[in-house]
RNA sequence: GGAGUAGGCGAGGUGGUUGCUCCUUCAUCCCGUGAAGGGGAGGAAAGUCCGGACUCCACAGGACAGGAUGGUCGCUAACGGCGACUCCGAGCGAUCGGAGGAAAGUGCCACAGAAAACAGACCGCUCGAGGGGAGUCAUCCUCUGGAGCAAGGGUGAAAAGGCGAGGUAAGAGCUCACCGGUCCGAUGGUGACAUCGGGCGCACGGCAAACCCCAUCCGGAGCAAGACCAAACAGACCCCGCACGAGGUCGUCCGCCUCUGGGGUGGGUAGGUCGCACAUCUUCCGGCAUUUGUCGGAGAGAAGACAAAUAACCGCCGCCGCGGGGAGACCCGCGGUAACAGAAUCCGGCUUACGUCCUGCUCCGGCU
RNA sequence: GGGCCUAUAGCUCAGCGGUAGAGCCUCCGGCUCAUAACCGGCAGGUCCCAGGUUCGAAUCCUGGUAGGCCCA
Numbered sequence: 001g002g003a004g005u006a007g008g009c010g011a012g013g014u015g016g017u018u019g020c021u022c023c024u025u026c027a028u029c030c031c032g033u034g035a036a037g038g039g040g041a042g043g044a045a046a047g048u049c050c051g052g053a054c055u056c057c058a059c060a061g062g063a064c065a066g067g068a069u070g071g072u073c074g075c076u077a078a079c080g081g082c083g084a085c086u087c088c089g090a091g092c093g094a095u096c097g098g099a100g101g102a103a104a105g106u107g108c109c110a111c112a113g114a115a116a117a118c119a120g121a122c123c124g125c126u127c128g129a130g131g132g133g134a135g136u137c138a139u140c141c142u143c144u145g146g147a148g149c150a151a152g153g154g155u156g157a158a159a160a161g162g163c164g165a166g167g168u169a170a171g172a173g174c175u176c177a178c179c180g181g182u183c184c185g186a187u188g189g190u191g192a193c194a195u196c197g198g199g200c201g202c203a204c205g206g207c208a209a210a211c212c213c214c215a216u217c218c219g220g221a222g223c224a225a226g227a228c229c230a231a232a233c234a235g236a237c238c239c240c241g242c243a244c245g246a247g248g249u250c251g252u253c254c255g256c257c258u259c260u261g262g263g264g265u266g267g268g269u270a271g272g273u274c275g276c277a278c279a280u281c282u283u284c285c286g287g288c289a290u291u292u293g294u295c296g297g298a299g300a301g302a303a304g305a306c307a308a309a310u311a312a313c314c315g316c317c318g319c320c321g322c323g324g325g326g327a328g329a330c331c332c333g334c335g336g337u338a339a340c341a342g343a344a345u346c347c348g349g350c351u352u353a354c355g356u357c358c359u360g361c362u363c364c365g366g367c368u
Numbered sequence: 369g370g371g372c373c374u375a376u377a378g379c380u381c382a383g384c385g386g387u388a389g390a391g392c393c394u395c396c397g398g399c400u401c402a403u404a405a406c407c408g409g410c411a412g413g414u415c416c417c418a419g420g421u422u423c424g425a426a427u428c429c430u431g432g433u434a435g436g437c438c439c440a
Stems, first nucleotide, its partner, number of pairs: 001364008009355002012317007020040009042340001046351002049349005054222004066218005071085005086099005100213002105211002107207003122153002124149004129144006161179002164176003180202001181200008226274004236265005245259005281301001283298006318337008369439007378392004386423001395409004416432005
């Protein structure tokens, strides 16, 4: 200097002035206002990606559909979170990433290539047969067709175990050693798995962030959930009244009905109140397990708004940078003291954004 | 505050593992006395961004960005 990783802090201290919001007390009859005292953003309040609490709706039981998760063991209210461990892969390394099943079935594997999944034969290698040519008569070259092989070349992201030796006409797990694979057993471990021994020449290409299969979990909606109080206007129902008046009952009278008047009931709207601010959080001690936890005890902290407060300015002392002076300690002046971002029912996580901030550990390179 | 959707050429959209396309627009040529219509041709792409799965990603998965819709 670079890289990796774990954790912390998120902004200095103090005083003053002017403001905002909430609570308590007091003053004023109430509203409102005023005075005093006190509380007042975050590590992510964010994204709304998971999980819960809480509320309403639905629900006899079971199954299907749909969605999510996916090594093992554990923690937790729960989780897709966290801790420890196992295996595989990347890296010189610190370290990081991944994880059920491809021997249940279906599907896909472009182009290139002979062949892409019940393998295949382009160039090749080998052995016969026939024709032609050369020749130093050992043999060699070439063409046609047949049989065998899959070692080598070539194509591809991927070519049907790897590598070496034997073997063979040439070859090939054809045979053997080692490695890999698979099956069985023993031992250790709660388990994933590890180690050892034996059998099998080896049968099984890749993709499940393709359909799918297996295992586990999941009812739906969300505080604009929901609960309570409740105007004005209009409408509904009930009661009283029907005195005056209007209309209907074919014209008149009586009677009856409707409207007009008064009172009441209930629903919902505006509006208001609650939900809504002591928690599944956190600190210390002890017991049990000891890696995360759990149980018991003690203590402190912890905004609560509703178009939505939490702010602005100044002085002094710190800290940092620049400039000047001085031999030096130091002195003087100027500037800065942030970034990401802002609660809106609450809590546990994850992810994303941010700082010339602070600390520990590890690795690599260079210089002295 | 809460619940959802979309992003591909200048515009409107298709494409849902295998060389990114269509219509309109622009430009050029033709037809016409000329213009339009019509005919032919060319050009034009960070498939919103980043990471991952895969031999291979516009497409599948994860996280961001931008825009839009609904709920009293």
Annotation: This is a predicted complex of two RNAs, RNase P RNA and transfer RNA, with 440 nucleotides together. Rfam match: Bacterial RNase P class A. Rfam classes the family as a ribozyme.